RNAcentral holds the full RNA, with entries from ENA. Large-subunit ribosomal RNA, domain II from a Pseudomonadota bacterium, 702 nucleotides, folded computationally. NCBI's taxonomy places the organism under Bacteria, Pseudomonadati, Pseudomonadota. The prediction has a mean pLDDT of 83.
[in-house]
Context: one part of a larger RNA
RNA sequence: GCCAACGAGUUUAGAUCUACUGCGAGUCUAAGGGGUUCUGCCCCGAAGGCGGAGUGAAAGCGAGGGUGAAAAGCCCGUGAGCAGUAGGUCUAAGACCCGAAGCCAGUCGAUCUUACCCUGGGCAGGGUGAAGGUUGUCGAAAGACAACUGGAGGCCCGAACCGGUGGGUUGUGCAACACCUUCGGAUGACCUGGGGUAAGGGGUGAAAGGCCUAUCUAGAUUGGGAAUAGCUGGUUCUCCCCGAAAUAGCUUUAGGGCUAGCCUGGAGAGUUUACAGAAGAAGGUAGAGCACUGGAAGGAAUAUCGUGGUUUUUACCAGGUAUUCCUACCAAACUCCGAAUUUCUUCUGUACAAAUCUCUGGAGUCAGAACCUGGGGGAUAAGCUCCAGGCUCGAGAGGGGAACAACCCAGAUCCUAAGCUAAGGUCCCAAAAUCUAGGCUAAGUGCAUAUUUCAAAGGAAGUGGAAUUUCUCAGACAGCCGGGAGGUGAGCUUAGAAGCAGCUAUCCUUUAAAAAGUGCGUAACAGCUUACCGGUCGAGAAAUUCUGCACCGAAGAUCCAUAGGGGCUAAAGCCUAGUACCGAAGCUAGGAUUGCGUCAAUUUCAAUGCUUCCAAAAUUGACGCGAGGUAGGGGAGCGUUGUUAGUGCGCUGAAGGUCAAUAGAAAUAUUGACUGGAGCGCUAACAAGUGAGAAUGUUGGC
Numbered sequence: 001g002c003c004a005a006c007g008a009g010u011u012u013a014g015a016u017c018u019a020c021u022g023c024g025a026g027u028c029u030a031a032g033g034g035g036u037u038c039u040g041c042c043c044c045g046a047a048g049g050c051g052g053a054g055u056g057a058a059a060g061c062g063a064g065g066g067u068g069a070a071a072a073g074c075c076c077g078u079g080a081g082c083a084g085u086a087g088g089u090c091u092a093a094g095a096c097c098c099g100a101a102g103c104c105a106g107u108c109g110a111u112c113u114u115a116c117c118c119u120g121g122g123c124a125g126g127g128u129g130a131a132g133g134u135u136g137u138c139g140a141a142a143g144a145c146a147a148c149u150g151g152a153g154g155c156c157c158g159a160a161c162c163g164g165u166g167g168g169u170u171g172u173g174c175a176a177c178a179c180c181u182u183c184g185g186a187u188g189a190c191c192u193g194g195g196g197u198a199a200g201g202g203g204u205g206a207a208a209g210g211c212c213u214a215u216c217u218a219g220a221u222u223g224g225g226a227a228u229a230g231c232u233g234g235u236u237c238u239c240c241c242c243g244a245a246a247u248a249g250c251u252u253u254a255g256g257g258c259u260a261g262c263c264u265g266g267a268g269a270g271u272u273u274a275c276a277g278a279a280g281a282a283g284g285u286a287g288a289g290c291a292c293u294g295g296a297a298g299g300a301a302u303a304u305c306g307u308g309g310u311u312u313u314u315a316c317c318a319g320g321u322a323u324u325c326c327u328a329c330c331a332a333a334c335u336c337c338g339a340a341u342u343u344c345u346u347c348u349g350u351a352c353a354a355a356u357c358u359c360u361g362g363a364g365u366c367a368g369a370a371c372c373u374g375g376g377g378g379a380u381a382a383g384c385u386c387c388a389g390g391c392u393c394g395a396g397a398g399g400g401g402a403a404c405a406a407c408c409c410a411g412a413u414c415c416u417a418a419g420c421u422a423a424g425g426u427c428c429c430a431a432a433a434u435c436u437a438g439g440c441u442a443a444g445u446g447c448a449u450a451u452u453u454c455a456a457a458g459g460a461a462g463u464g465g466a467a468u469u470u471c472u473c474a475g476a477c478a479g480c481c482g483g484g485a486g487g488u489g490a491g492c493u494u495a496g497a498a499g500c501a502g503c504u505a506u507c508c509u510u511u512a513a514a515a516a517g518u519g520c521g522u523a524a525c526a527g528c529u530u531a532c533c534g535g536u537c538g539a540g541a542a543a544u545u546c547u548g549c550a551c552c553g554a555a556g557a558u559c560c561a562u563a564g565g566g567g568c569u570a571a572a573g574c575c576u577a578g579u580a581c582c583g584a585a586g587c588u589a590g591g592a593u594u595g596c597g598u599c600a601a602u603u604u605c606a607a608u609g610c611u612u613c614c615a616a617a618a619u620u621g622a623c624g625c626g627a628g629g630u631a632g633g634g635g636a637g638c639g640u641u642g643u644u645a646g647u648g649c650g651c652u653g654a655a656g657g658u659c660a661a662u663a664g665a666a667a668u669a670u671u672g673a674c675u676g677g678a679g680c681g682c683u684a685a686c687a688a689g690u691g692a693g694a695a696u697g698u699u700g701g702c
Base pairs, nucleotide, nucleotide: 001702002701003700004699005698006697011093012092013091014090015089016088017087018086019085020084021083022082023081026050027049028048032044033043034042035041036040054061055060064076065075066074067073096234097233099231103224104223105222106221107220108219114198115197116196117195118194119193120192121191122190123188125157126156127155128153132149133148134147135146136145137144138143161185162184163183166181167180168179169178200216202212203211204210237637238636239635240634241633242632247260248259249258250257251256261365262364263362264361265360266359267358268357269356271354272355273351274350275349276348277347278346279345280344281343282342287337288335289334293331294330295329297327298326299325300324301323302322303321304320305319307318308317309316310315368393369392371390372389373388374387375386376385377384398409399408400407413592414591415590416589418588419587420586424582425581426580427566428565429564433579435578436577437576438575439574440573446568447567458552459551462549463548464547465546466545467544468543469542470541471540479536480535481534482533483532485509486508487507490504491503492502515530519528520527593627594626595625596624597623598622599621600620601619602618603617604616638691640688641687642686643685644684645683646682647681648680649679656675657674658673659672660671661670662669663668
């Protein structure tokens, strides 16, 4: 991991609601007792409970009572219950199941280890050479020195022994701590055998919270005990109807709860509801405005200040502040104004049950998410965060969007090898136009346009469209040929300044025209060139504005390399107009099941002396409206085990098993064949140890 078996809302008591049963102004027995065909049943037993009257604090009064001065008003009352069975829910209990770490009590442990006590044992070899001693010398002595002797030491090196420093191996190991190598101590606070003492809030500890039998910030074991767990996980058959919430308030509350909101079952009310229209109200948003409160730009006037400049002063110029006026503005916490949408009241109309309201049983929900719109926060960031309105997902399948909860279309009861459409598409992948008409684009731009996602500022004789102005056969524009002069090298400046460093002025003349010089250039000149003029040529040319589509700007992380791909250029791109087709679980057509409602028919039951009618229920048919669904509510069933009653089957083959067929909407059922070898069904009721795929589930097998 797989398979099989086992594995989770139970029981008791009380409360409450619903359905049914018995009796009914009553109802029920409890303990106990008697009987019996004895874990059962029958009988006795009203003690007592609930109900039968309430109200008031009470005295009390009483279908009324209280309050009160009150005959008023107001508040509470004036109506069938009791018992049982089943089901829903609540409370108390282990209370749907599994799961802590922990807390307390009683015991068992010092065969590991810590410390201590008693009694034993062990330490190759080598080195160093303390005190002391002897002898000698010196000394009066104390003593000193030398040699020899001596053999001290938590001394040195290093085996046994004890330890465990660094590294490696191992790491389903040789091993729940080892192996290899290296290393520390090795006469000592040394190591060690045997015996003994100390016990759990206690011991022992050269102290690390160390150790106390692979366990220690409080041992192990048994018990309290199914501790508790607002937490995680799991919770077993089918079909049918409805169907949420992720909000508010409060909460030692925030991943929990309670009440409300929203869902569901039952009973009741009967248009209360929704939408539209009309009438009447509410309001201060969008916008706008500057009348208030503030902000803020330009100008003017007046008053005032005396900051700066020029100036001897005066004066002038600039400037500041305040007020007024003019012009143009700004505001969530400004408003002289002021919508749309919205909300409320009344009336009218429409509505396929379309809701609404009241009472009551049962819930779940309190982490929401994206998108669009209006806003706050943030950076007019975020797949960000917080509100409000909407919508979808959540709990929603189908079609489109390449893929893609939330976007677009559209809400799946079932069947059909029928049809029409939506969004979106129609060259091939791949269903449908290589469709029609007119333009644009040359960039593979594009083929991703939903007002959103497609990259900007900026740059450019790309190209299309619209417009304005000017020149032009008296010859435009471009090219080519020629001229482009003189006073003069203007004056100043400067070393120089000659058109061309810079400053000032920018005249005159000859001319068809030619600057006191447009740009190169020189040290300065020179040289080239332009403006300007003539000729040649012969028809359009120049400038500007708006605009469509393109171009550059344009860099990313494994590679070609990405429009979904192939690929596409008078498109298969973009713009405009049009026709046809494809395309979904949408709509239509045919058939089927089922819920609710309405109508019709038939049957049954009941009240009753009898008959008929009404009502109720069931069945059948027609019509109408429905049948996505998580949490959750409601309804109807299937199956398993046992009990009671009835009725059956079985060695001429029960249960169980394997395979198949058939029936049913499903859970399932029936039949056949084979196997098996002794018990087992069906009908009606009853009672549950009643349904397995999940719980790191338990046990077994593989």